[in-house]
Context: one part of a larger RNA
RNA sequence: UGCAUGUGGUGGAUGCCUUGGCGAUCACAGGCGAAGAAAGACGUGGCAGCCUGCGAAAAGCUGCGGGGAGCUGGCAAACGAGCAUAGAUCCGCAGAUAUCUGAAUGGGGGAACCCAGCCCUUUAAGGGUUAUCGCAUGAUGAAUACAUAGUCAUGCGAGGCGAACGAGGAGAACUGAAACAUCUAAGUAUCCUCAGGAAAAGAAAUCAACCGAGAUUCCGGCAGUAGCGGCGAGCGAACCCGGAGCAGCCUAGUUUUUGAUAGUUUGGAUGAUAGAAGAAUGAGAUGGAAAGCUCAGCCAAAGAAGGUGAUAGCCCUGUAUUUAAAAUUGUCCGAAUGGUACUAAGAAGACGAGAAGUAAGGCGGGACACGAGGAAUCCUGUCUGAAGAUGGGGGGACCAUCCUCCAAGGCUAAAUACUAGUGAUCGACCGAUAGUGAACCAGUACCGUGAGGGAAAGGCGAAAAGAACCCCGGGAGGGGAGUGAAAUAGAACCUGAAACCGCAUGCAU
Numbered sequence: 001u002g003c004a005u006g007u008g009g010u011g012g013a014u015g016c017c018u019u020g021g022c023g024a025u026c027a028c029a030g031g032c033g034a035a036g037a038a039a040g041a042c043g044u045g046g047c048a049g050c051c052u053g054c055g056a057a058a059a060g061c062u063g064c065g066g067g068g069a070g071c072u073g074g075c076a077a078a079c080g081a082g083c084a085u086a087g088a089u090c091c092g093c094a095g096a097u098a099u100c101u102g103a104a105u106g107g108g109g110g111a112a113c114c115c116a117g118c119c120c121u122u123u124a125a126g127g128g129u130u131a132u133c134g135c136a137u138g139a140u141g142a143a144u145a146c147a148u149a150g151u152c153a154u155g156c157g158a159g160g161c162g163a164a165c166g167a168g169g170a171g172a173a174c175u176g177a178a179a180c181a182u183c184u185a186a187g188u189a190u191c192c193u194c195a196g197g198a199a200a201a202g203a204a205a206u207c208a209a210c211c212g213a214g215a216u217u218c219c220g221g222c223a224g225u226a227g228c229g230g231c232g233a234g235c236g237a238a239c240c241c242g243g244a245g246c247a248g249c250c251u252a253g254u255u256u257u258u259g260a261u262a263g264u265u266u267g268g269a270u271g272a273u274a275g276a277a278g279a280a281u282g283a284g285a286u287g288g289a290a291a292g293c294u295c296a297g298c299c300a301a302a303g304a305a306g307g308u309g310a311u312a313g314c315c316c317u318g319u320a321u322u323u324a325a326a327a328u329u330g331u332c333c334g335a336a337u338g339g340u341a342c343u344a345a346g347a348a349g350a351c352g353a354g355a356a357g358u359a360a361g362g363c364g365g366g367a368c369a370c371g372a373g374g375a376a377u378c379c380u381g382u383c384u385g386a387a388g389a390u391g392g393g394g395g396g397a398c399c400a401u402c403c404u405c406c407a408a409g410g411c412u413a414a415a416u417a418c419u420a421g422u423g424a425u426c427g428a429c430c431g432a433u434a435g436u437g438a439a440c441c442a443g444u445a446c447c448g449u450g451a452g453g454g455a456a457a458g459g460c461g462a463a464a465a466g467a468a469c470c471c472c473g474g475g476a477g478g479g480g481a482g483u484g485a486a487a488u489a490g491a492a493c494c495u496g497a498a499a500c501c502g503c504a505u506g507c508a509u
Base pairs, nucleotide, nucleotide: 001508002507003506004505005504006503007502008501009500015494016459017458020430021429022427023426024425025424026423027422028421029419030418031161032160039101040100041099042055043054044053046079049075050074051073061095062094063093064092065091066090070083071082072081106115107114108113116130117129118128119127120126132158133157134156135155136154137153138152139151140150165196166194167193168192169191170190176183180230206213207212217244218243219242220241221240227235228234248411249410250409253351254350255349256348257347258346263337264336265335266334267333268332269331270330271329272328273327275323276322277321281296282295283294284293297314298313299303305317306316307315360384361383362382363381364380365379366378367377370396391406392405393404394403395402446453447452466493469480470479471478472477
C1' cells in the first nucleotide's frame, strides 16, 4: 500500500408517517366601499421578541342566547396577579369603540407625515365641518337693457377594490404557409370602458319551398359536408332532425269602467348563523403499554371516521336517528294596509297613433364560413335619397310570378358561462428533490436602482420521565449515576443505504 473480515465515523438515501397540497362532486354565496373598503403603518399584554386578536374603550367593552368547570390565544414553559356554579373562559347573534395611511375627500406631501379655516363646547392633548365631478333646486349675477356666462348655497349620487365568467371599444407579433407579400396565427394576446349574479340575445321586415315551421340561448347530429382559399397553408357554415329549457309583452295617447303590482306591517311553513340527546364488555396470559391473542358476552336505524402507550362496533370524540334559537337573516305561502307613480309586469271598452335624412343607391371600408367574387344579407365614413298598407322588406346578381314577413322604439325568467369565498363529502391523486413557490412565521430570507426574480428548511419518546448528583476539562465534549421498553431513542435526537474517512485482526507485497 492492497485485499478480506469485523467495528466505528461521516452522510442523509430508503422505509414508515402527515399538520400541507392536488383534483373533483353537491349545496350556499356571488360582492365590499364616503356610515371610509381592499391593503397596510403604528400601537395594544404584569413581564412581551414574533404570530394571532384587537384599536387610546386596544388578546378587548355591552346586551341577548348557548354551554357547564375550569380559565387568563400560539411559539412557550416558569413567575406574578387575578377571574369562576351569584355560571367565568369558550361558542353564536346584535350593538359600542374602531389611532394613522389608503378612493382618501380641509390644504400640502417623499403613504402611515406636515400645516390650516369656520362653528360648538365642559376651554381639553375636546367635538363637528371644509375635496372633486354629475344631477336637481334655490339665491346671486358681468361685458350688455332684458338676459346669459359665471359665482354661491342646499340635497342626492358617483369615485376605489375584487379570482374567473360577460358586453362593448382599440388591437399586435412570433408562428404556419417548410422562403414571403394576399392569407394564417386571430379578432387571439394585450390595453381601455361598463355591468351582473350571471351577462349577452330574444318574441320575425325570420326561415322554408308551393309542404310548412313559429322568440332567444345551450347541447348532440347534419359535417370536416356545401362552400371559401397565392383553390396554397388553411378556414369552414346553413337548412333540417334530436334534446335542455320554455313566456310572453309594452309604448310613441286621451278617455271611461273596474280594481291591484311594488312598498309597508303582520301571520304561517321551511332553512342558515351557537347547540342538545345519542346503544352496547368484561376477564385471563404475553407485554413498558392491549385495542392484538384466548375465554365468555352485548349493541346495531349506530361495523363512517379519528383518538387513546401495538390492530377498539361496545374506552373517548363521534356516527345512525331524534331534537333546539332570545337575536339576525334566506326562500315560499297568506292576510291587512296602500290608492301615487310606472316603455317587463291587473283587466275590459272607445276613438287614435303605429317610428325619415330612415330604407335604398354611388364611392371607401368592415362583418357574415364567403379573401370583390356572379355576391345577395348586415354595419357605416362620405355624397345622395323614397314609398306610406292600393304600401314596403326578403326568398344569394337581376327581372317576373308566387310565397312569406312588417324595418327604421323598448322590456323580458329558464335552459348557458365562471368560482376568489363558505360548508359538507370524495379520490386505483402526492407523501417532504414528491405534492402549491410555500406541510416549518414564505412570496419570507436573499438578489436586483427598478420592473422583477426567489429559496432552503418536517419526524426524540407513550409520556420530558429532556439526564439530579459525582468525575475529567477553561469550555466544547466525554465517563459514571439516574429516567425509559429502548439512550447506537440524548435534544447535531425514528429508520440510518452509498460515496468518503478511521481503528482492530488476517493475508499479500